Description: This is a predicted structure of a 90-nucleotide RNA (THF (Tetrahydrofolate) riboswitch aptamer) from Anaerofustis stercorihominis.
């Protein structure tokens, strides 16, 4: 010099749950936090508080089953740092 890997996350599938007596998700505002190994940092992400909005149930004698939710977690696959330095290969 050339090539490459790795973050936070995103999407899909599977598994196990939760809710369906409405929590969760999503929206807005404020505060805080974590974000390739290091530095600063954007998009994005997370938490808390507040506000507005807001849902799909069906079957069964029962056990339960099938659904539904921009639902939670985990696994797998795909994808995934703009700058400087670092790392790996050559």
């Nucleotide at each position: 010099g050339c090539a490459g890997a790795g973050u936070a996350g995103a999407u899909a599938a599977g598994a196990u749950g939760c809710g369906u007596u409405a929590a969760g998700u999503g929206u807005u505002a404020a505060a805080g936090g974590a974000u390739g190994g290091g530095a600063a940092g954007u998009u994005g992400c997370c938490u808390u508080u507040a506000a507005a909005c807001g849902a799909a149930a069906a079957c069964g004698a029962a056990a339960g089953u099938u659904g539904c939710g921009g639902u939670a977690u985990c696994u797998u696959a795909u994808u995934g740092c703009g700058u400087c330095c670092g790392c790996u290969g050559u």
The prediction has a mean pLDDT of 80.